[in-house]
RNA sequence: UGCGAGAUGGUGCAGAUGGUUAGCACAGUGGGUUCAUAUCCCAAAGGUCACAGGUUCAAGUCCUGUUCUCGCAA
Numbered sequence: 001u002g003c004g005a006g007a008u009g010g011u012g013c014a015g016a017u018g019g020u021u022a023g024c025a026c027a028g029u030g031g032g033u034u035c036a037u038a039u040c041c042c043a044a045a046g047g048u049c050a051c052a053g054g055u056u057c058a059a060g061u062c063c064u065g066u067u068c069u070c071g072c073a074a
Base pairs, nucleotide, nucleotide: 001073002072003071004070005069006068007067010026011025012024013023019057029043030042031041032040050066051065052064053063054062
C1' cells in the first nucleotide's frame, strides 16, 4: 500500500430477505431459600448498535467516507 473479516450493556455472543418494544449467557445489584455460605429461585437495573453523512414511510441490518482491531499478500 492492496484485499478480506470485524466493532452491539461490565464480559462473551445472537439479531434470516430492512418492519412493531435490540435479545441470550455470565458478571454485578436487591429479595427469597439456609443456622450461615455456596447452589437454586424471583425481580429490577444497565445499550440507542465504533463515528459522521445518505437512501427509505421505517436502518443494528442497505450505500458512502473516516477511525480502530484481526488476518492474508507485497